[in-house]
Context: one part of a larger RNA
RNA sequence: UGACGGGGGCCCGCACAAGCGGAGGAACAUGUGGUUUAAUUCGAUGAUACGCGAGGAACCUUACCCGGGCUUGAAAUGCAGAAGACCGAAGUGGAAACACUUCUUCCAGCAAUGGCUUCUGUGUAGGUGCUGCAUGGUUGUCGUCAGCUCGUGCCGUGAGAUGUUGGGUUAAGUCCCGCAACGAGCGCAACCCCUGCUGCCAGUUGCCAACGGGUGAAGCCGGGCACUCUGGCGGGACUGCCAUCGACAAGAUGGAGGAAGGUGGGGAUGACGUCAAGUCAUCAUGGCCCUUAUGUCCAGGGCGACACACGUGCUACAAUGGUCGGCACAGCGGGAAGCGAGGCAGUGAUGCCAAGCGGAUCCCUUAAAGCCGGUCUCAGUUCGGAUUGAAGUCUGCAACUCGACUUCAUGAAGCUGGAAUCGCUAGUAAUCGCAGAUCAGCCAAGCUGCGGUGAAUACGUUCCCGGGCCUUGCACA
Numbered sequence: 001u002g003a004c005g006g007g008g009g010c011c012c013g014c015a016c017a018a019g020c021g022g023a024g025g026a027a028c029a030u031g032u033g034g035u036u037u038a039a040u041u042c043g044a045u046g047a048u049a050c051g052c053g054a055g056g057a058a059c060c061u062u063a064c065c066c067g068g069g070c071u072u073g074a075a076a077u078g079c080a081g082a083a084g085a086c087c088g089a090a091g092u093g094g095a096a097a098c099a100c101u102u103c104u105u106c107c108a109g110c111a112a113u114g115g116c117u118u119c120u121g122u123g124u125a126g127g128u129g130c131u132g133c134a135u136g137g138u139u140g141u142c143g144u145c146a147g148c149u150c151g152u153g154c155c156g157u158g159a160g161a162u163g164u165u166g167g168g169u170u171a172a173g174u175c176c177c178g179c180a181a182c183g184a185g186c187g188c189a190a191c192c193c194c195u196g197c198u199g200c201c202a203g204u205u206g207c208c209a210a211c212g213g214g215u216g217a218a219g220c221c222g223g224g225c226a227c228u229c230u231g232g233c234g235g236g237a238c239u240g241c242c243a244u245c246g247a248c249a250a251g252a253u254g255g256a257g258g259a260a261g262g263u264g265g266g267g268a269u270g271a272c273g274u275c276a277a278g279u280c281a282u283c284a285u286g287g288c289c290c291u292u293a294u295g296u297c298c299a300g301g302g303c304g305a306c307a308c309a310c311g312u313g314c315u316a317c318a319a320u321g322g323u324c325g326g327c328a329c330a331g332c333g334g335g336a337a338g339c340g341a342g343g344c345a346g347u348g349a350u351g352c353c354a355a356g357c358g359g360a361u362c363c364c365u366u367a368a369a370g371c372c373g374g375u376c377u378c379a380g381u382u383c384g385g386a387u388u389g390a391a392g393u394c395u396g397c398a399a400c401u402c403g404a405c406u407u408c409a410u411g412a413a414g415c416u417g418g419a420a421u422c423g424c425u426a427g428u429a430a431u432c433g434c435a436g437a438u439c440a441g442c443c444a445a446g447c448u449g450c451g452g453u454g455a456a457u458a459c460g461u462u463c464c465c466g467g468g469c470c471u472u473g474c475a476c477a
Stems, first nucleotide, its partner, number of pairs: 001477002004473002007471007015461002019424004026315001028313006034306002042053002064301002067298004073124001077123008088103006106115003126290002129288003135284002137279003140275001142273001147186006153162001155160001166177003192267004197235007206225003211222003238261001241255005304443001317417001321376007333364003338357002342353004383414001388409007430453007
């Protein structure tokens, strides 16, 4: 000087408390451990691994296993030599890869020669092989915590100290005052994006107030750009104003006006560093290793196994509910090998025909919870839907291992979950549906977004956890 203390002081955070809802019990989905296996490819492992890399494992992917092939090689490039083809068509063997056979057969130039392809040889290729404890790049975490440092000066023999401490204040090393310090840098804040109010400009594919036409109904038509909306440029919030408190400061509390008030709400943004943290399997790369194989091509299998253990989810156990009928209201997005209106067929998944739309125009697109009415009457039930049987649909070369969906039948566990434990402070939790990426299809109940309905509680900081500043002890560095 740091680190540490079941030392002290001050302060903060869904840290506790106050509340609401979960998970832990059941079934299923998914990841992991373990076990099994020819293989169940590899990585990630307290917080910071475990619906993680994977935002799509039937083949492919694929790295694993078994088997069959190739050896300048699947792809790249140089040199030397030889040939005239390559391509295309057909056949045989084969699971395919591939091997063999037949037919056809070079180009430019007068030429030298050049080009192209194949073969042979030779330099070399190739490696998801090892080392993340050799590395770059990149990421997680402490933590969006308020800290981390430097120059000069001053103090100390020196390591170092001061500044950065103190009194207040703040979300903040934020600002004010004081001070042997005076300044500065990286962080904080602001500048950026979305959202909340509004003015101007613009008016189609959007909108419809007034006028006319029109319908069973409808901005449907003429017309208009008021309004809504779209999207570009501006305005607006600054403790600016008032009062009180305060050191006359910084600021705090209350109020006015205002769409919004003290960082308005959300996002992006992550200091010096820590964990020899993660990643050699995104990529790049040193070293080591393989080179008729640890490279490469192909078929099939595996990554999907199953006594069990754990994590993350989903569906429930019902009446604030199930079921049937009727009625209503979104937003984000996507669409051409696509979205597909409408019509017809089918109980249905879906099929056939097919309008419009590269889209504020057409389609995906009927949102669901909700409201109104009927029924069920507390039961393992008209709750719950696992599992299983049968028949089908679709994608795709192909659904046995191993896809999703439909219909009929079947109708398991489960009656609110022990110890212990998780999330959340407002348009949040809870609850309800919708869209998208990946994608032929889909194991999505995942992820990323979007809107609908919409709470309860916070006395407070004694305690648990994590963190910041000062101080003290110290046998630690």
Annotation:
The part of an RNA shown here (small-subunit ribosomal RNA, 3' major domain) has 477 nucleotides and comes from an uncultured bacterium. The full RNA is in RNAcentral, with records from ENA and SILVA.